[in-house]
């Protein structure tokens, strides 16, 4: 230096599951109750492994508290563009 990590931006890509039933209300959006479901925001748990005196770290696995189940919004992750620090 290439590149990697971190952070930000993008009108980029981006899954799953009842447009369920009843009641209330609005111009619309929505709220409550009930049953049935989803996992890729968040959260929690275990673990290969890392580290190790103790103790800790750790998933896209598991659980669904929250969230979600037409569209919209959101969305892990990916792509591209940058920035200012680190590694190199």
């Nucleotide at each position: 230096u290439a590149g990697g990590c971190u952070u930000g931006g993008a009108u980029a890509g981006g899954a799953g599951a009842g447009a369920c039933a009843c009641c209330u209300g609005u111009u619309a959006g929505a709220g409550g109750u009930g049953c049935g479901c989803c996992g890729a925001c968040g959260g929690a748990g275990c673990a290969a492994c890392c580290c190790c005196c103790c103790a800790g770290g750790a998933a896209a696995c598991u659980c669904u508290c929250a969230g979600g189940c037409a569209a919209a919004a959101g969305g892990a992750c990916u792509u591209c563009c940058a920035a200012u620090g680190c590694c190199g």